Overview:
A computed fold for a 1455-nucleotide RNA from a biocrust metagenome, annotated as small-subunit ribosomal RNA. The prediction has a mean pLDDT of 85. Rfam family: Bacterial small subunit ribosomal RNA. The RNAcentral record of the sequence draws on SILVA.

RNA sequence: AGAGUUUGAUCCUGGCUCAGGACGAACGCUGGCGGCGUGCCUAAUGCAUGCAAGUCGCACGGGCACCCUUCGGGGUGUUAGUGGCGAACGGCUGAGGAACACGUACGAAUCUACCCCGGUGUGGGGGACAACUCGGCGAAAGCCGAGCUAAUCCCGCAUACGCUCGCAAGAGGAAAGCCGCAAGGCGCACCGGAAUGAGCGUGCGGCCCAUCAGGUAGUUGGCGGGGUAACGGCCCACCAAGCCAAUGACGGGUAGCUGGUCUGAGAGGACGACCAGCCAGACUGGGACUGUGACACGGCCCAGACUCCUACGGGAGGCAGCAGCAAGGAAUUUUCGGCAAUGGGCGCAAGCCUGACCGAGCAACGCCGCGUGCAGGAUGACGGCCUUCGGGUUGUAAACUGCUUUUGCCAAGGAAGAUAUGGACGGUACUUGGCGAACAAGCCCCGGCUAACUCUGUGCCAGCAGCCGCGGUAAUACAGAGGGGGCAAGCGUUGUCCGGAUUUACUGGGCGUAAAGCGUAUGUAGGUGGUACGGCAGGUGGGGUGUUACAUCUCCAGGCUUAACCUGGAGCCGCCGCUCCAAACCGCCGCACUCGAGCCGUGCAGAGGUUGGUGGAAUUGCCGGUGUAGUGGUGAAAUGCGUAGAGAUCGGCAGGAACACCAAGAGCGAAAGCAGCCAACUAGGCACGUGCUGACACUGAGGUACGACAGCGUGGGGAGCGAACAGGAUUAGAUACCCUGGUAGUCCACGCCGUAAACGAUGUCAACUCGCGUCGUGGUCCCUAACCACGGGACUGGGACGCUAAGCUCACGCGGAAGUUGACCGCCUGGGAACUACGAGCGCAAGCUUAAAACUCAAAGGAAUUGACGGGGACCCGCACAAGCAGCGGAGCGUGUGGUUUAAUUCGACGCAACACGAAAAACCUCACCUGGCCUUGACAUGUGUCUGCAAACCCGUGAAAGCGGGUGCCUUCGAGGGUGACACACAGGUGCUGCAUGGCUGUCGUCAGCUCGUGUCGUGAGAUGUUGGGUUAAGUCCCGCAACGAGCGCAACCCCUACGGUCAGUUACUUGUGUCUGACCGGACUGCCCAUUUGGGAGGAAGGCGGGGAUGACGUCAAGUCCGCAUGGCCCUUACGGCCAGGGCUACACACACGCUACAAUGGGAUGGACAAUGCGCUGCUGGGCAGUAAUGACCUGGCGAAUCGCUAAACCAUUCCCCAGUGCAGAUCGGGGGCUGCAACUCGCCCCCGUGAAGUCGGAGUUGCUAGUAACCGUGUAUCAGCAGUGGCACGGUGAAUACGUACCCGGGUCUUGUACACACCGCCCGUCACGUCAUGGGAGUUGGGAGCGCUUGAAGUCCGUGUGCUAACCCUUCGGGGAGGCAGCGGCCGAGGGUGAGCUCAGCGACUGGGACGAAGUCGUAACAAGGUAGCCGUAGCGGAAGCUGCGGCUG
Repeated sequence: AGAGUUUGAUCCUGGCUCAGGACGAACGCUGGCGGCGUGCCUAAUGCAUGCAAGUCGCACGGGCACCCUUCGGGGUGUUAGUGGCGAACGGCUGAGGAACACGUACGAAUCUACCCCGGUGUGGGGGACAACUCGGCGAAAGCCGAGCUAAUCCCGCAUACGCUCGCAAGAGGAAAGCCGCAAGGCGCACCGGAAUGAGCGUGCGGCCCAUCAGGUAGUUGGCGGGGUAACGGCCCACCAAGCCAAUGACGGGUAGCUGGUCUGAGAGGACGACCAGCCAGACUGGGACUGUGACACGGCCCAGACUCCUACGGGAGGCAGCAGCAAGGAAUUUUCGGCAAUGGGCGCAAGCCUGACCGAGCAACGCCGCGUGCAGGAUGACGGCCUUCGGGUUGUAAACUGCUUUUGCCAAGGAAGAUAUGGACGGUACUUGGCGAACAAGCCCCGGCUAACUCUGUGCCAGCAGCCGCGGUAAUACAGAGGGGGCAAGCGUUGUCCGGAUUUACUGGGCGUAAAGCGUAUGUAGGUGGUACGGCAGGUGGGGUGUUACAUCUCCAGGCUUAACCUGGAGCCGCCGCUCCAAACCGCCGCACUCGAGCCGUGCAGAGGUUGGUGGAAUUGCCGGUGUAGUGGUGAAAUGCGUAGAGAUCGGCAGGAACACCAAGAGCGAAAGCAGCCAACUAGGCACGUGCUGACACUGAGGUACGACAGCGUGGGGAGCGAACAGGAUUAGAUACCCUGGUAGUCCACGCCGUAAACGAUGUCAACUCGCGUCGUGGUCCCUAACCACGGGACUGGGACGCUAAGCUCACGCGGAAGUUGACCGCCUGGGAACUACGAGCGCAAGCUUAAAACUCAAAGGAAUUGACGGGGACCCGCACAAGCAGCGGAGCGUGUGGUUUAAUUCGACGCAACACGAAAAACCUCACCUGGCCUUGACAUGUGUCUGCAAACCCGUGAAAGCGGGUGCCUUCGAGGGUGACACACAGGUGCUGCAUGGCUGUCGUCAGCUCGUGUCGUGAGAUGUUGGGUUAAGUCCCGCAACGAGCGCAACCCCUACGGUCAGUUACUUGUGUCUGACCGGACUGCCCAUUUGGGAGGAAGGCGGGGAUGACGUCAAGUCCGCAUGGCCCUUACGGCCAGGGCUACACACACGCUACAAUGGGAUGGACAAUGCGCUGCUGGGCAGUAAUGACCUGGCGAAUCGCUAAACCAUUCCCCAGUGCAGAUCGGGGGCUGCAACUCGCCCCCGUGAAGUCGGAGUUGCUAGUAACCGUGUAUCAGCAGUGGCACGGUGAAUACGUACCCGGGUCUUGUACACACCGCCCGUCACGUCAUGGGAGUUGGGAGCGCUUGAAGUCCGUGUGCUAACCCUUCGGGGAGGCAGCGGCCGAGGGUGAGCUCAGCGACUGGGACGAAGUCGUAACAAGGUAGCCGUAGCGGAAGCUGCGGCUG
C1' cells in the first nucleotide's frame, strides 16, 4: 500500500466482499511449565447458611466471677443497660436519569463533627429516665403499669468577648467532668482563623427521530410573607401577562458521565469491562426522625408485591457487601487463609473490630517468557505416496553414535517483605546435589484473492463456499491419502468495533447523459456583500500566567534472571479562565464617495397580458334549383349514405370553432405560454442623456403567487374533431392498429385541481477568457443622395443561433461553458421492494405533497468499442429472381430413410451440409445382429519356467458343421539347439463405450474476397488507422487520394487437359507419296497495334480482353461428421462383450418421405434395310467366324490378341412400310408356365431368355429442382467393385444439339460502407404482464390481548407543617401552697400526600377470519407490450376502457 467481482472486451460510476488490528468473549479440536493481569456483558430475577461495624469501664449506676478487707467497703476481670464517638466512610451495582447528571472554566447568598492555630472561660443550683425490683398481657416478636437510681443525660441562675439581633438605645446567649500521689494529661464551653468536606448558581461542551411544530397557569416577572445552613416560585397570598421555540421548544426513543480504551497516517469513528474521579440506586413506591453530615445498602414509619414463622390472635425479612445456591444464558471462579502488611472505626492506652485489604485456589480468558532436545549420521534403509517404470519424494528425517539437563522427579539448604518478642502467603521464591532424552505438539489451510499439488473415490449426487464460484466420469475447489504452506500451547470458527471505505468527502466527493437543479417567480429569517478615511477591539494573531487530578500515552532511567509487570523523572494534555500587546483582515460605530443598484427624461422593437368589437376562407347543417345512380371508404373490402333522389353542382340562410399565405432554429414573456384585424387599459425590456439618490445589493429555508394538457363543480354553448361505446374489416384470437358512426370532452363564464420527457434532462447572481459566420433590434459617424427613402461602410450596446482555440470531461461532448473564480439556495449516496405502506397536511373527488421498513439481489447503471442482427439505408455479386428449356410433386417399379414389426430385422449419418450417404456389389463369406452347438494362453504377437519327440499330413468313428475321440507314422549324431505340442504365468483379443478426451481425414459457408501482421500515428482504454474514400475489376484486381509505410495468408499467375500452327519421329495407324492420325518439343494472345478518357470500338487472327475445362479451398465457423477405414488417452469384458461353426437376419410391410427409372404416346410405337464415335477393358480373360437353339446360351469346331496390331463395339439417326387417337399395335407392373448361367448351395434372397398375362397411368394440387453453349435436353457406350448379381446407382465417354437473359423492384445466399440496438449462447437473441403452484417477509382488517405516559373525579396510609388542644404534664415564673401561668404532649381538625378505585381519550406492541400488493423459486398456462422503423416509433402526465402485457383520447418530450 491494495485486491476480487457488472462486459465479448474497454473506460467510468457504483455497491458487495477480502487481506489488518482489537475483545470482560463464546464454540470446535488440542493442551507441558511459570510470571503478571482478568473473570455474570443475560434476570436492578429470587435467595438457604456463615461472615461483612463496632468500640470506649480513663463518662455512669448495676449484675456476675475472682482476690483483698479495717466488714463500711475496695481492687481486678467481664459485661446487659444509660451516655459518647462511629455507623453518611469503606464495599457493591448501573435500574433510573438527556438533567447543571457529567466534563471544564468561573461565581456568591452558605454550613463544616473529628484534626490544626490563636484568644477567653470552666462559678453556683435543680430535675428525670433506663438498668434493677414488683405486678400484668402474649404462642412468639415483644409490650404495659407501679416504684428506686447515677452520669461527660436533661434544665434554670450567674458571668461573657471581637458572638447574635438591632439604625441606635438596648436586648439575648455557655460549660462536665475523668485519670493521676504529684507534675500534669485527656476532656468541656464560647469566639476568631486555617484546612478538609459538602450545598448552591452560571458560561461552554458531548446521542437519535421534524412521519414530534408549537409548548407553558406556579407557567414568566413583581410586591409582601413563609421556609432553608444558604440565594431562589423552593412554597403561599395578591398584581401584571408574560416566558420558551426552526440556533429545534414540547414530545418520543436510547443512554450512567468523565479521565480514558480500541482503531485510524491524521481528521475522525466506535466504545466507557478492569483502575481512578463524579453521579445515581439499595425488594418497589412514599415519608420524615436523629445527626456536623442521611431523607440513611447490613436504621425507623407507612403502602405494595413476594418469601418465611404462627397456638390464626399476630409477627419476621430484604446478598446491586464476601463466599455460596437456584434460575436465565453461548457464557463468567472457593460457602479458602490472615489481619503479617497498607488503610479505616473506637479507645489515654493495651487492644478490639475490619469478606476494605493482603494472599492462596479454579479457568490457555488475555498478555509475556521458557520447553518438548543438541551434534554427527547415506546403502539416501524399511514403510507410505507418486511414476513417463528410468526413477522421484517423505529425507539427515529415522535407526545408530556421542553430548547436554532448561522443564520434570527426588533430596538438602532457605529468604526479603518488619524498627520488635509478632509472617496468612510458605518450607514459597531462590540456591545446591542426584536421576534421566528421559514426562511434554497440535490446529488450520493448499482454485483466484492468498503462501502451499498430486493420486484415488464420488459423478449437479454426496458435499464445499468470505466474494467470484466449484461438483453433470479424467475435480489442484467435495471426501480420503501422500506431500506442502502458515501459526504454535495453541489453532480455527462465530459475534462485535475501527480500518481498508475519498462509500457522508472538515482534511477529502458530486448533480447535461451514471443517483442528484425545486415547473417558474416573488420575497421573510438567515448567509454573503463596492470605494476612501477616522475610531473601537468582539472575531483574529502573539507574549505572560492559572488550570487541564491520579493512572493511562511517549521518551529516558531503574527493579523483578528476561519480558509482560512495577517504580522514578521528563514530555504531552489541542480546551477553558485571567492579563498585556498588535490593528492588516472580518465585525461594530462615525463620516464621505459613485463604478453596484435604483429613479427621472426622450425614443425604439415585439404573437407580452386583459377587455370589447369586427372580417373573410373552409367544414357541417337547413331551405330551394339543376340532375341521376351511385357515393363513401380501403392494402382489398364491408358497415354507412342514396330512387322517399344521395354524391356532384348553383343560390340563400344558420351556427360554432380555428385564423391559410406572411412564417423564419424570427420576436415577446419568469415559466406555463403567446399568431386574422381594430380600439381601450396595462406590465416588462432595450438604447441614448449622465440629471437625481448614495450600497439602497446578491441569494433565499419556511411563506406567497403563477402554473400545458387531462380531470372536477355550476351555468351556457356545441360546427369540426373525438376517449368510452356500437358496427364493419383484419386475425388463430383482435377487448388494437384500418374503416363507418359517435357520447363526455375540446369552446365561454365563474370556482377547484397543481401535475408533465413542466427538458437545455444544465438553479440564480456577478467577474474573467482566442476567433469566424448568420439572424434580429437600438445609437453615433462616414460614403452615396437636393430632401426623404433605399444601399454600403466604421465604431458602440442588448438579444437569438451555427462552428471552433485554450481549458474541462469516463467518454459523448461543452466551449457567453459543462472553462477559470466568488456568493447563496436546492438535491444525491447500490439495484429492487417504492414516484409504495403507515402517519400528517391539502383536495368535492380523482388524487397531490412529504415519505420508510422488513425482505431480496451481486449487481443495477453511463459512455464508447468490436461483432452479430434489423419486417433500417446505400452500393455490388451469384441460374438468386426474372426470361426460357427439361423436370420433380400424381402412376407403376428400383433404391435409401423414418415408422412399425421381429428372436434379430447390426451400426452410423438427421435442415441446407442425413435419406442410390459409409456400401466402387448383404444368397454362404462379408457380419458387427439373432438362435443353437462348441473352444479357453485362445484364430493372431512377444517372453519366462517346467515337461515333450510329439506334431503337421493322411485314415476311421460321431456330428449340421465346428469340434470331440481314436489310429497309422518320419529324419536321427539318441541329445545340445531349432521346431512342435502340453501345463502354469505375463499377456493376447474386443466393429464393446466415450467423435463432448484426441490425431488424421472430410463436409459446409465458399473459389465467397476476404483474413491478418510489423513499424508508425491517433485514442486513458477496448480499439482505430492501414483495409475507409473517388473510380475500376471476376477479385483487398489495379489506379488516384489519404498518417500512414510496408509485409504475410488468400485472388491472379506458375501445373494439367483442350482449341490453331510449326518442327521432328512414327513401331501397331495410313501405307507408293501427300494428306488424315499418334506422340514429343516448340510457337501463339501479352491490352501487342489503331481510334479513344474508359470498362468502349476496330484490324489482323484458329483463338481478344480470364479463350473453354480441371487441379488448387485464406483466418476461421458449425463441441459439424467419423473411436465401425486407420491410429490413440481413459473406462469396461476376460471359460467372455474374445474365438469357431450351422442356420436365420440385414431383402420383414398398414404406412410416410427422399433420390431415381419407365411411361402416359403419332416430334410416337412396331417391322425391314442402312450409316457414324470416344473413353476404357481383356489370360482360370476379351472372344471373331462356324455349328446347335426362337432366345438366354452352349460339354462343340476353328481363329486372333497379354493388345494404337485381336476382340468387346453403339444408339438416337436415315430410308421404306404398318398403326390412326383408342387405356390403343401406348405403357409395361403383376402373375402363370418353361428354360439358360454363376456358384458347395439361388427356398427365405440372384441375374438372364422364351411363351402367356397385361395393372396403375391420358402430363400430375400446394409447392419445388437443374441448366446461360457444345450448356440444357435427347441418345447410346465404357468401367471400378465382381464367382454371379438385384446397376434404373457411381465415375467416365462420345453422338445429336436448342431456347432465353428486358432487367435487379421482389424471394434466397453472399460482399463492402453506414445506421439503430436493452442482442454477445449474438434474433432459433432478449424480454413484459396476468393466471396456476410453493416459500418468505410485509400493509389493511371485525376485533382481541398486554404494556406506557398523562388528564378528570373519588378515596386516601405514614409523615412534616398549620390550627385547636376542655384530657395529660418533673425542672422555669407567681402563689394565700389549694392552685394558677408559660411551655410541652396525647387527641381532634385542615393543607399536601404514596397508593387504590373509576371515566373518557392518547400511544406502543402481540395475535387475528379474511384480504392487498411484494420478493424469490432448471425446464407450467395465455399472449408479444418493449429492445431493429421491434413490425402501430417510443416515452411522460392525465382520463376512459380491456384476461394480461396493454389500447385509445388530449397535451408534451426526442432519450